[in-house]
RNA sequence: CGGUAUGGUGUAGUAGGCAUCACACUGGACUUUCAAUCCAGAGACAGGAGUUCAAUUCUCCUUACC
Numbered sequence: 001c002g003g004u005a006u007g008g009u010g011u012a013g014u015a016g017g018c019a020u021c022a023c024a025c026u027g028g029a030c031u032u033u034c035a036a037u038c039c040a041g042a043g044a045c046a047g048g049a050g051u052u053c054a055a056u057u058c059u060c061c062u063u064a065c066c
Stems, first nucleotide, its partner, number of pairs: 002066004008023003017053001025041005046062005
């Protein structure tokens, strides 16, 4: 100097406008029970500041990693 940082894990996202999906987790249906399957639900933008009606997105600083 350049890049990365998003639920528990792995990821998508952006000319600034409700944050995506999978697995996992919770509840229910089904089942004699479990598993599988189906339905529903909770859960995240590394931290701080600025710009803006509005920031995951733009600007600056910091932290960690490459």
Predicted 3D model of a 66-nucleotide RNA (transfer RNA) from Naviculales sp. RCC2677. Lineage of the source: Eukaryota > Sar > Bacillariophyta > Bacillariophyceae > Naviculales. Its Rfam family is "tRNA". By type it is a transfer RNA. About the family: Transfer RNA (tRNA) molecules are approximately 80 nucleotides in length. The coordinates come from a structure-prediction model, not an experiment, and the mean pLDDT is 84.